[in-house]
Notes
The RNA shown here (Bacterial RNase P class A) has 368 nucleotides and comes from a Steroidobacteraceae bacterium. The organism belongs to Steroidobacteraceae, within Bacteria.
RNA sequence: GGAGUCGGCCAGACAAUCGCUGCGUUGUAAAACGUGGAGGAAAGUCCGGGCUCCAUCGGGCAGAGUGCCAGGUAACGCCUGGGGGAUGUGAGUCCACGGAAAGUGCAACAGAAAGUAAACCGCCUAAGCAUCACGCAAGUGAAGCCGGUAAGGGUGAAAGGGUGCGGUAAGAGCGCACCGCGUCGGUGGCAACAUUCGACGGCACGGUAAACCCCACUCGGAGCAAGAUCAAAUAGGGAGGCACGCGGCGAAAGCUGCAAUGCGUGGCCCACGCAGCUUCCGGGUAGAUUGCUUGAGGUACACGGUGACGUGUAUCCCAGAGGAAUGAUUGUCCACGACAGAACCCGGCUUAUCGGCCGACUCCAUUU
Numbered sequence: 001g002g003a004g005u006c007g008g009c010c011a012g013a014c015a016a017u018c019g020c021u022g023c024g025u026u027g028u029a030a031a032a033c034g035u036g037g038a039g040g041a042a043a044g045u046c047c048g049g050g051c052u053c054c055a056u057c058g059g060g061c062a063g064a065g066u067g068c069c070a071g072g073u074a075a076c077g078c079c080u081g082g083g084g085g086a087u088g089u090g091a092g093u094c095c096a097c098g099g100a101a102a103g104u105g106c107a108a109c110a111g112a113a114a115g116u117a118a119a120c121c122g123c124c125u126a127a128g129c130a131u132c133a134c135g136c137a138a139g140u141g142a143a144g145c146c147g148g149u150a151a152g153g154g155u156g157a158a159a160g161g162g163u164g165c166g167g168u169a170a171g172a173g174c175g176c177a178c179c180g181c182g183u184c185g186g187u188g189g190c191a192a193c194a195u196u197c198g199a200c201g202g203c204a205c206g207g208u209a210a211a212c213c214c215c216a217c218u219c220g221g222a223g224c225a226a227g228a229u230c231a232a233a234u235a236g237g238g239a240g241g242c243a244c245g246c247g248g249c250g251a252a253a254g255c256u257g258c259a260a261u262g263c264g265u266g267g268c269c270c271a272c273g274c275a276g277c278u279u280c281c282g283g284g285u286a287g288a289u290u291g292c293u294u295g296a297g298g299u300a301c302a303c304g305g306u307g308a309c310g311u312g313u314a315u316c317c318c319a320g321a322g323g324a325a326u327g328a329u330u331g332u333c334c335a336c337g338a339c340a341g342a343a344c345c346c347g348g349c350u351u352a353u354c355g356g357c358c359g360a361c362u363c364c365a366u367u368u
Base pairs, nucleotide, nucleotide: 001364002363003362004361005360006359007358008357009356010355012333013332014331015330016329017328018327020037021036022035023034024033025032026031039339043350044349046348047347048346049345050344051223052222053221054220058270059269060268061267063219064218065217066216067215068082069081070080071079072078083097084095085094086093087092098214099213103212104211105208106207120153121152122149123148124147128145129144131142132141133140134139161179162178163177164176165175166174180203181201182200183199184198185197186195187194188193227290228289229288230287237281238280239279240278241277242276245258246257247256248255249254261275262274263273264272297316298315299314300313301312302311303310304309
């Protein structure tokens, strides 16, 4: 000097004039003054909750979600650290990362054969059968049949662990050595795991679970158009369907036990609660207040922790519209303004994006 990786911050600024709106003060009112007024993603509605209601709220089945270990958090499918794997020269980045010895399924084509799956080319022919040539014979050579084989070759992404030695008729973990694999220990680590440590075993049938499945853990529902209060109006309307059983006490009303039928904010069953439930036609109201912003809140400092984060002290109040508020004009500056506007609130993830600033680290080239 160039090219990268990771983390943090900002989101046009200042002034003037007019305009909109929350709150406070003054004022009979109109209004005046003061003080606040969209984001890093407000977006997607993908997760997790707070809060409100069903509601008295338990159990099971199905279903759904997550899936290495240890932590953080109100909680999570999020975040942090570690392990394993993949990737990059590297700083780093990514992971849908439990189980294939519970079972089922799947793998085109090629190939003999694709899982306890095989004989296409080859090799042998010792033993059993039998032919030809040579030989006095023993026997030698050749080519077979029945059979043996998976070491060599071919096919394929992958072919019954690999290399070497012995052995055999020829071969083969058939035997042995080393490697690999499995099981059990030792050592380190909370653990996942690691191990240039040891023993035993010839050694089980590879791959695939974002295939079905098995295992572990978690899971009521609906949602601010939730809900609460006040006021007002109407028709206490009409037509159907289902259910209203038995026993005990009692003069009766009624109480109680069993059973049945319905209803009760995901499906089914049980439990529990209620006593009615359900379909259609017709009528009235939809106005006001509240929920509504002080929070698992922000900032600063200290301490603890590798870190996410936690604890303590101090300080601050930082949008609450209600068909939806922050806009318009002028001047100056420069980074020349992209993506883009709250609607109950918060913690995440994902997506879009013009630029500017700061810090740490990696690689390349050159110079000293």